[in-house]
RNA sequence: GGAGUGGCUCGGAUGAUCGCGACAGGCUUGAUGCCUGCCGAGGAAAGUCCGGGCUGCACAGGGCAGGGUGCCGGAUAACGUCCGGCGGGGGCGACCCCGGGAAAGUGCCACAGAAAGCAGACCGCCGCAGAGGUUUACUCCUGCGGUAAGGGUGAAAGGGUGCGGUAAGAGCGCACCGCCCCGUCUGGUAACAGCGGGGGCACGGUAAACCCCACCCGCAGCAAGGCCAAAUAGGGAAGCGUCAGGCGUGGCCCGCGUUUGCUUCCGGGUAGGCUGCUCGAGACUGCCAGUAAUGGCAGGCCUAGAUGAAUGAUCAUCACCUUCCCUGUUCGCAGGGAAGUGACAGAACCCGGCUUACAGAGCCACUCCGCUU
Numbered sequence: 001g002g003a004g005u006g007g008c009u010c011g012g013a014u015g016a017u018c019g020c021g022a023c024a025g026g027c028u029u030g031a032u033g034c035c036u037g038c039c040g041a042g043g044a045a046a047g048u049c050c051g052g053g054c055u056g057c058a059c060a061g062g063g064c065a066g067g068g069u070g071c072c073g074g075a076u077a078a079c080g081u082c083c084g085g086c087g088g089g090g091g092c093g094a095c096c097c098c099g100g101g102a103a104a105g106u107g108c109c110a111c112a113g114a115a116a117g118c119a120g121a122c123c124g125c126c127g128c129a130g131a132g133g134u135u136u137a138c139u140c141c142u143g144c145g146g147u148a149a150g151g152g153u154g155a156a157a158g159g160g161u162g163c164g165g166u167a168a169g170a171g172c173g174c175a176c177c178g179c180c181c182c183g184u185c186u187g188g189u190a191a192c193a194g195c196g197g198g199g200g201c202a203c204g205g206u207a208a209a210c211c212c213c214a215c216c217c218g219c220a221g222c223a224a225g226g227c228c229a230a231a232u233a234g235g236g237a238a239g240c241g242u243c244a245g246g247c248g249u250g251g252c253c254c255g256c257g258u259u260u261g262c263u264u265c266c267g268g269g270u271a272g273g274c275u276g277c278u279c280g281a282g283a284c285u286g287c288c289a290g291u292a293a294u295g296g297c298a299g300g301c302c303u304a305g306a307u308g309a310a311u312g313a314u315c316a317u318c319a320c321c322u323u324c325c326c327u328g329u330u331c332g333c334a335g336g337g338a339a340g341u342g343a344c345a346g347a348a349c350c351c352g353g354c355u356u357a358c359a360g361a362g363c364c365a366c367u368c369c370g371c372u373u
Base pairs, nucleotide, nucleotide: 001369002368003367004366005365006364007363008362009361010360012318013317014316015315016314017313018312020040021039023037024036025035026034027033042344046355047354049353050352051351052350053349054221055220056219057218066217067216068215069214070213071085072084073083074082075081086099087098088097089096090095100212101211105210106209107206108205109204122151123150124147125146126145127144128143129142130141132139133138159177160176161175162174163173164172178201179199180198181197182196183195185194186193187192225275226274227273228272235266236265237264238263239262240261244260245259246258247257248256249255282301284299285298286297287296288295289294320342321340322339323338324337325336326335327334328333
């Protein structure tokens, strides 16, 4: 100097003018309005994919169904998250990706291919027989066998390399590697690793197919939930009034009962309002414990709470970026000027994660290659 890997931080600054929301104080009013002070989005506020708090309902305990998780150990309120290990795969490397069970059972394995699951002879190779080319050697064709070494198909073809062996071949035999089984062996909390012994090797893949095993999970969500509570309509109770109407009793009248009526009270509920609401597994700084995730202690700090939903706009200066022009140049760049652009996105009960989006700027650690000394 180039190419990369992992992690972290920021995500314009200052000032002026106008405007919006919350809170406090003051003035004023019929509602309300005005003034002053102070505060006012994010690293993801997003997707709403996991987990927890909180709230209501349900609940002796256990099971079924349903859903989820899945190497081992730890962290945590909890997690599908994080940390540290283990094993496998990829990369020269920093580093990255993956993780129960396929010799309990069932299903599936398209296309291609001869054959895809109690494997399989298409080409090739080898043997035998027959016929031909020529007299043999040799070669070609047909048939019957042998062969999984070679070719070809496929994501995948029933261990790999080498030597021997054979007509040609083959774990057929042997060596090494791999694989499987066993061990009251060694190390480790464990996953696992090592060591020893046995076995020629069987057991293809797929569980985000059903399934098996272990563990976890009640249901719903701030439109949860709680409180206050008009108008109108309807419900209940007491009283008033028997004036009027309807109905029942009755052949009819009176009477009686009932209902409509008036007054007062009660309770439910709608509109509306208040609450839940932001001080919290809180952030910051320092120390301690721990490899780390994380935990403990001390100190001072308060940091949005809107609801037809505030947190904005304009201008000026500066900084960054891009393009163009001029000057200088040791051709790396430096100075000056002009123009343009500013990312992803916006709280809605609160936290811990994951995932996704992002103009541009910066920092730390590490790896590989080249050059110089």
This is a predicted structure of a 373-nucleotide RNA (Bacterial RNase P class A) from a Mariprofundaceae bacterium. The sequence is in RNAcentral, with records from ENA. Its mean pLDDT, the model's own confidence on a scale to 100, is 76. It matches the Rfam family "Bacterial RNase P class A". Rfam describes the family as follows. Ribonuclease P (RNase P) is a ubiquitous endoribonuclease, found in archaea, bacteria and eukarya as well as chloroplasts and mitochondria. Rfam classes the family as a ribozyme. Of the family's consensus pairs, 95% are formed in the model. NCBI's taxonomy places the organism under Bacteria, Pseudomonadota, Candidatius Mariprofundia, Mariprofundales, Mariprofundaceae.